Overview
The part of an RNA shown here (small-subunit ribosomal RNA, central domain) has 347 nucleotides and comes from an uncultured organism. The full RNA is in RNAcentral, with records from ENA and SILVA.
Context: one part of a larger RNA
RNA sequence: UUGGGUUUAAAGGGUGCGCAGGCUGUAAAGCAAGUCAGUGGUGAAAGCCCUGGGCUUAACUCAGGGAUUGCCAUUGAAGCUGUUUUACUAGAGUGUAGUAGAGGACGGCGGAAUGAGUUGUGUAGCGGUGAAAUGCAUAGAUAUAACUCAGAACACCUAUUGCGUAGGCAGCUGUCUAUACUACAACUGACGCUGAGGCACGAAAGCGUGGGGAGCGAACAGGAUUAGAUACCCUGGUAGUCCACGCUGUAAACGAUGAUCACUCGUUGUUGGCUACUUAGUAGUCAGUGACCAAGGGAAACCGAUAAGUGAUCCACCUGGGGAGUACGUCGGCAACGAUGAAACUC
Numbered sequence: 001u002u003g004g005g006u007u008u009a010a011a012g013g014g015u016g017c018g019c020a021g022g023c024u025g026u027a028a029a030g031c032a033a034g035u036c037a038g039u040g041g042u043g044a045a046a047g048c049c050c051u052g053g054g055c056u057u058a059a060c061u062c063a064g065g066g067a068u069u070g071c072c073a074u075u076g077a078a079g080c081u082g083u084u085u086u087a088c089u090a091g092a093g094u095g096u097a098g099u100a101g102a103g104g105a106c107g108g109c110g111g112a113a114u115g116a117g118u119u120g121u122g123u124a125g126c127g128g129u130g131a132a133a134u135g136c137a138u139a140g141a142u143a144u145a146a147c148u149c150a151g152a153a154c155a156c157c158u159a160u161u162g163c164g165u166a167g168g169c170a171g172c173u174g175u176c177u178a179u180a181c182u183a184c185a186a187c188u189g190a191c192g193c194u195g196a197g198g199c200a201c202g203a204a205a206g207c208g209u210g211g212g213g214a215g216c217g218a219a220c221a222g223g224a225u226u227a228g229a230u231a232c233c234c235u236g237g238u239a240g241u242c243c244a245c246g247c248u249g250u251a252a253a254c255g256a257u258g259a260u261c262a263c264u265c266g267u268u269g270u271u272g273g274c275u276a277c278u279u280a281g282u283a284g285u286c287a288g289u290g291a292c293c294a295a296g297g298g299a300a301a302c303c304g305a306u307a308a309g310u311g312a313u314c315c316a317c318c319u320g321g322g323g324a325g326u327a328c329g330u331c332g333g334c335a336a337c338g339a340u341g342a343a344a345c346u347c
Stems, first nucleotide, its partner, number of pairs: 004318003007301002012315001014201004021194003025088007033081002035077008048066007091191001092188003095184006103177007110154001114150008125136002162169002206247006215241002220236004258314006266292012296303002320347003329340004
């Protein structure tokens, strides 16, 4: 390079927006750049291939032909690509009327629980474990009642539920805001798909500044266990967990399955709409979300209209194990570290 792959064997970027690039609906007309056909020129000689000739043959050599797959010019063709113009509505979007939801941001409010404080009742234990001990408690604990304070999380409803691009999102309520779906088919008229770089978002942990700190709880201390126990168990407990602003930019960021479009046998649930009818229902239809399966695919497990089936376009990635996601360099970061990313050697 050709070719083959990417659920689990190596391999889908964490997710989106999007410049360039690649690809791109239907119909008509024009042009003729790509494309196709004819003609002319050129494509040195030698060499190569074919047919003959000359040295006794061959090597060698001479003659003729072919090839030289290319380039230039010119005359044409118009199906396809391109380009220009015109028209269309099936893609895409807008509108109108509805519907849905833990989608997002910022406020307000609520009850249960936990802990703390004060006061009352009350007395000797409480707590914890496999069993104990550390710990707490006559300076009155645990338990119980009332009042007050604090922070964090929102039981039941709650589910193969719903929403969101992903990360993720759950008490109630207000304001602001984004989206999807359905019906109608009024409007625009290809405005589309993908997307290297780029930009934005991005759990947890971590970092900076300032708050907050109930419970939990890395580190740490003590008690146990044990041969030991830098653990598992217990008693405490600091960062952190929470809030605001800024950074970090990674995860088994998983459906381990990139995005978009078209096509392809059935059965059965469920969420949100719509339609019809004989209206507690049934049937149909659109958009999601589950289960089982025909064909087909697959190494198998399994996938199976939400494909891993059959095709198309674009991007990303893989090429034996270790060395190694390391070293060096560069870029980013306050740092932690992240991104890019080898080789020697070895099996």
The prediction has a mean pLDDT of 88.